RNA sequence: ACGAAAAAACAGCCUAAUUCCUAUAAGGAACCGGGGAACCCAAGUUAGGGGUGAAUCGGCCUUGGCCGUAGGGUGAACUCUCGCGCCCGAACCCGUCAGCUAACCUCGGAGGCGACACGAGGGGGAUUU
Repeated sequence: ACGAAAAAACAGCCUAAUUCCUAUAAGGAACCGGGGAACCCAAGUUAGGGGUGAAUCGGCCUUGGCCGUAGGGUGAACUCUCGCGCCCGAACCCGUCAGCUAACCUCGGAGGCGACACGAGGGGGAUUU
């Protein structure tokens, strides 16, 4: 000098996945989410169908992957639009059964990341003078 790796930092990020109370616990509340469930309306199955989720579809092919893609995230006060950049584009569940759906019933609030941090134009705010 170059390259690689590790540690610290929690500002922040994905997500519904947060906060408070209580101590008895397999607890309660608020709030944020998911599912089921009438009339009406709308359809479908029989080749099954359906749910959560952005994660769907197409091609190639060595059947394990690759290249794209609907769609999604992010680039630092909030939000919208445009541009540019970087990423994701999975996985799991129900079990022959579920369209929408008021009352009503019921369930979840986990996990994983984390050191450069772009540009332009609007909107609504906050703070300071």